[in-house]
RNA sequence: CGGUUUCGAGGAGCGCUGCGACGGUUCACCCGCCAGGCUCGAUUCCGGCGAUGUUUCAACGGCGCUCGUUGACG
Numbered sequence: 001c002g003g004u005u006u007c008g009a010g011g012a013g014c015g016c017u018g019c020g021a022c023g024g025u026u027c028a029c030c031c032g033c034c035a036g037g038c039u040c041g042a043u044u045c046c047g048g049c050g051a052u053g054u055u056u057c058a059a060c061g062g063c064g065c066u067c068g069u070u071g072a073c074g
Stems, first nucleotide, its partner, number of pairs: 001047003006042005011067006019037001022032003036060001
């Protein structure tokens, strides 16, 4: 660094639609469920990989609404 396992974080909540995944089925452009599936960090295992220093602490997530937090202006 890549894949993989598990966990954490990315402020909180309500409503709606519904792709993928998942489940069901009479197998039909069917039904159900569904808006953290993404990114970052840690971590198990596998494979790969030259090192050191400084600085910084994210970027995003359909539509609508409510609250919270931070900054600016009035």